[in-house]
Molecule: RNase P RNA; transfer RNA
Organism: Holosporales bacterium
């Protein structure tokens, strides 16, 4: 100086003119304001709204799952813990990365090979005896597979074997340190049995259900209709208010509450309209400053109002100025990527050309 | 705008963790016939939409994307 990656930020700019939508005043006019960091995907969490008659336990269903924190909540987001993987150096540290509870609760699986795939077991070796072969002992070796009952020396031994010891690994218990995950000692255990819960489960924690095409209101228009389901026949005693039972009211029970009817509810077909107004945007909002905190983030001031469309606006022109491309070194063309709010937020994920900033790595020069 | 479902041979479709993914119709060669059909034998023909993860091992299991398809208002 280039290139690669990580992270933040930005992602055309200024000025006329000419329309479109909304919002103040309105007779025209004028004024102001009008797309994103993702608007996307519709994966999660909340607001709001209708419904399930309401509260609790219980069962079912579905999600999450090292540990602390932050939030209004999360599967998110910060900070540790541990575990891979790199890279330095050396025994630790510094980057990255991690869907990470429980495999001695319990049931199933482990294809092919292999002697044996979890209740163990012996092909080939080895060592002993008896000797064509067998019998006993052995799991050092070797061979199969992904994956073979701790590992690594010593020592024992017929030949081996945690058989015995030393370290290391792992279970148990205690002590310390830490909110915790967990870590670091000390004692004992002779190894308790591999994977796999993005199988079934088990623990624990959390969650009713559908969606602004919710939902209210006004209009207009039509056959104010038909099938099929379910409950009830002015429920039942006490003379009536009123009580008591009964039967029904989202799986189940309990308690409350409510109905108990000149019909009500549900659903399918048919029939009509394609209209208007709320619901719409002031909000877990934004920016600047201070103060807390290691950090997500939180407080207090002070200030601003920043899209509301519905056969769906947010746009076309000029003109300068400009990243960057091409063709050339005078100049001339081309010209911004992904992409388009529709109820409204906090996240995630996925797209995205170039820019500028910091980290950090790897090449070249150069002192 | 919301809300679900599916993608596997050239068409329909099974297969729900194991050796080399199947079945029908279709397509070729060969028989069979004077020739065609039909029947019979044999054969090709697949990145299981795409990437990533989980596992010893994935067409199925989780995750993200692509594409297709289907439902919805209002009113008596």
């Nucleotide at each position: 100086u280039u290139g690669g990656u990580u992270g933040a930020u930005c992602g055309u700019g200024u000025a006329g003119c000419u329309g479109c939508u909304g919002u103040a005043u309105u007779g025209a006019u004028u004024a102001c304001a009008g797309a994103g960091g993702a608007a996307a995907g519709u994966c999660c969490g909340g607001g709001c709204u209708c419904c399930c008659a309401c509260a609790a336990a219980c069962a079912g269903a579905g999600g999450u799952g090292c540990c602390g924190g932050a939030u209004a909540a999360c599967g998110u987001c910060c900070g540790g813990c541990g575990g891979c993987g790199u890279u330095c150096u050396u025994a630790g540290a510094g980057c990255g990365u991690u869907a990470g509870g429980g495999a001695u609760a319990g049931u199933g699986c482990a294809a092919c090979a292999g002697a044996a795939a979890a209740u163990a077991u012996a092909c080939c070796g080895c060592u002993g005896c008896c000797u064509u072969g067998g019998c006993a002992g052995u799991a050092a070796g070797g061979g199969u597979g992904a994956a073979a009952u701790g590992g690594u020396g010593c020592g024992g031994u017929a030949a081996g074997a945690g058989c015995g010891c030393a370290c290391c690994g792992c279970g148990u218990a205690c002590c310390u340190g830490g909110u915790a995950a967990c870590a670091g000692g000390u004692a004992u255990g002779g190894c308790a049995g591999u994977g796999a819960a993005a199988a079934c489960c088990c623990c624990a924690c959390c969650u009713g259900g559908a969606g602004c095409a919710a939902g209210a209101c006004c209009g207009a228009a039509u056959a104010g209709g038909g099938g099929c389901c379910u409950u009830u026949u002015u429920c039942u005693c006490g003379u009536u208010u009123c009580g008591a039972g009964c039967a029904c009211g989202u799986g189940u029970u309990u308690g409350u509450c409510g109905u108990g009817a000149u019909g009500a509810g549900g659903u399918c077909c048919g029939g009509g309209u394609u209209g208007g107004u709320c619901g719409c945007u002031u909000g877990a909002g934004g920016a600047u400053u201070a103060a807390g905190g290691a950090g997500a983030c939180u407080u207090a001031a002070u200030u601003c109002c920043c899209a509301g469309a519905u056969g769906a606006a947010u746009a076309g022109c000029u003109a300068c100025a400009g990243a960057g491309g091409a063709u050339u070194u005078a100049u001339u063309c081309c010209a911004g990527a992904c992409a388009g709010a529709a109820c409204c937020c906090g996240g995630c994920u996925u797209a995205u050309a170039g820019a500028u900033c910091a980290g950090u790595c790897a090449a070249a020069c150069c002192a | 705008g919301g809300g679900c479902a599916c993608a596997u041979a050239g068409c329909u479709c099974a297969g729900g963790g194991g050796u080399u993914a199947g079945a029908g119709c279709g397509c070729u060669a060969c028989g069979u016939u004077g020739a065609c059909a039909u029947c019979g034998u044999a054969g090709a023909g697949g990145u299981c939409c795409g990437a990533g993860g989980u596992u010893c091992g994935a067409g199925a299991c989780c995750u993200c994307g692509u594409g297709u398809g289907c439902c919805c208002a209002c009113c008596a």